Predicted 3D model of a 76-nucleotide RNA (transfer RNA) from a Nitrospirota bacterium.
It matches the Rfam family "tRNA". Rfam links the family to the GO term triplet codon-amino acid adaptor activity. The family's RNA type in Rfam is transfer RNA.
The prediction has a mean pLDDT of 81.
The sequence was found in a public genome assembly.
[in-house]
This record gives sequence, structure tokens and C1' cells, in this order.
RNA sequence: GUGAGUGUAGCUCAGCUGGCAGAGCAUCUGACUGUGGCUCAGAGGGCCGCGGGUUCAAGCCCCGUCACUCACCCCA
Repeated sequence: GUGAGUGUAGCUCAGCUGGCAGAGCAUCUGACUGUGGCUCAGAGGGCCGCGGGUUCAAGCCCCGUCACUCACCCCA
């Protein structure tokens, strides 16, 4: 350089045919307990990588771009 894949909560990941963004773990609060842990109940936490376009409506479709991963090519 070429091609493909991935990017969504702190972490790991779902998200169907475009129609109110979710789960587990973690964090916080409460219950329980002599304290802690376990368990239970609840809460907070989101620029869906970034910019633009299409659409009544975009995490999802289109274009550009960035980062990472893999494969290939070139040079040495």
C1' cells in the first nucleotide's frame, strides 16, 4: 500500500425487518451479618469511534475518516 473484520455503559458483549438503547460482571445505596463475604432489593452510569448524507424516523442503510485485529503485496 491492497482486502476483510471489529468499534454500543468502567469491563465482556447482545441489539431481529430502520420505530422508546439493553444484559452479565463491576461501582454505589439499602436489607441481611458482631464485622466482612455470600445472598436479596434498588440506584447511578451512553457523543452507539468521529464527521456528513438518506429518511417522518438511523446503533442498523449510504459516503468519508480514525483506531485496532487478521491476511496479502512491495522494499530491505